[in-house]
Molecule: Bacterial RNase P class A
Organism: Anaerolineae bacterium
RNA sequence: CAAGCCGACCGGGUGAUCGCGGUCCGGUUUUGCCGGGCUGAGGAAAGUCCGCACUCCACAGGGUACGACGCUGGUGAACAGCCAGGGUGGGGCGACCUGCCGGAACAGUGCAACAGAGAGGCGUACUGCCUAAGCGAGGGGCGACCCUCGCCGGUGAGGGUGAAACGGUGGUGUAAGAGACCACCAGCGCGGUCAGCGAUGAUCGCGGCUGGGCAAACCCCGUCGGGAGCAAGGUCAAGCAGGCGCAGUGGGGCGGCCCGUCCCGCGCCGGGUAGACUGCAUGACGCCCGCAGCAAUGCGGGCGCAAGAGAGAUGAUCGCCGGGCGAGCUUCGGCUCGUCUACAGAAUGCGGCUUAUAGGUGGGCUUGAACA
Numbered sequence: 001c002a003a004g005c006c007g008a009c010c011g012g013g014u015g016a017u018c019g020c021g022g023u024c025c026g027g028u029u030u031u032g033c034c035g036g037g038c039u040g041a042g043g044a045a046a047g048u049c050c051g052c053a054c055u056c057c058a059c060a061g062g063g064u065a066c067g068a069c070g071c072u073g074g075u076g077a078a079c080a081g082c083c084a085g086g087g088u089g090g091g092g093c094g095a096c097c098u099g100c101c102g103g104a105a106c107a108g109u110g111c112a113a114c115a116g117a118g119a120g121g122c123g124u125a126c127u128g129c130c131u132a133a134g135c136g137a138g139g140g141g142c143g144a145c146c147c148u149c150g151c152c153g154g155u156g157a158g159g160g161u162g163a164a165a166c167g168g169u170g171g172u173g174u175a176a177g178a179g180a181c182c183a184c185c186a187g188c189g190c191g192g193u194c195a196g197c198g199a200u201g202a203u204c205g206c207g208g209c210u211g212g213g214c215a216a217a218c219c220c221c222g223u224c225g226g227g228a229g230c231a232a233g234g235u236c237a238a239g240c241a242g243g244c245g246c247a248g249u250g251g252g253g254c255g256g257c258c259c260g261u262c263c264c265g266c267g268c269c270g271g272g273u274a275g276a277c278u279g280c281a282u283g284a285c286g287c288c289c290g291c292a293g294c295a296a297u298g299c300g301g302g303c304g305c306a307a308g309a310g311a312g313a314u315g316a317u318c319g320c321c322g323g324g325c326g327a328g329c330u331u332c333g334g335c336u337c338g339u340c341u342a343c344a345g346a347a348u349g350c351g352g353c354u355u356a357u358a359g360g361u362g363g364g365c366u367u368g369a370a371c372a
Stems, first nucleotide, its partner, number of pairs: 001368006008361003012321007020040009042343001046354002049352005054229004061259004066225005071085005086101006102220002108218002110214002126159002128155003134151007167185006186210001188207008233278004242269005250264005285304008322341008
């Protein structure tokens, strides 16, 4: 200098004129207005995918079914979150990115197209190998016997098919082969030792010699789980017309069901009223510093109050500057002109996840080239 990887922050500034919401103060002819101070959309406010706070269902109990989660430790109010690790797979030269994770031989059941002999109760033979033993034929030989072919049979090493083929390498052995046997490995089972909180890792001994995938198939194991939602709820005001049906051995509430428990009504048709206040922002809050910790995060101290609308405010116009892109000029300092300036708007709140995002600032790391 170039090309990359990972994280963080900002995401327009300013002046003038006018216009809005909240709150406080002052004035006033007071329920109306005037003036002034302070303040007024986000990193995602979006999606509504998770978790909760809060409110109500009088209480929220036990079980069953159902649902969610599933490596280990930590963090946290909780989470399918976050942090740090473990095992295993994939991509990249690399920095890094990314998928999966209880159980399949210590409970069972099940599924798998095509190709292929064969994808499970362990057998099959497409191409091959053998001809020891048995049978037949032909040829050679004085004979003993030899050669070839076929049948019966043996075999599963080599090759082929497939995503995957019944452990691998080297030998012994055999008619030819095969864990049939042996040595060393891999895997599995059982039993130890060491390290670690743990998931796991390393290592030793024994052993039968040993087939995979799918549990996001049913299932088994463990942990957790009431429901509804701010249009939740609360207070005041206003207003009223009833009718029919089911009922006490009953009806209704508690996600489905049972037990239990509580209340005394439940369903349909029809009529009337519906305005105001509250919930409504002081919080699992924000920022700074210090300490502990690899980190997520926690503890302590200090400072701060930063929208609360209600058909829904937070804006409009003009000028200058900033930034991106393009063109022209250049004394290489820069100047001029044109054009654009992201995604996007609170509605009870918080912790996450996911998605969208013009551009700018700066940090750490990787690769390449050159120079010293």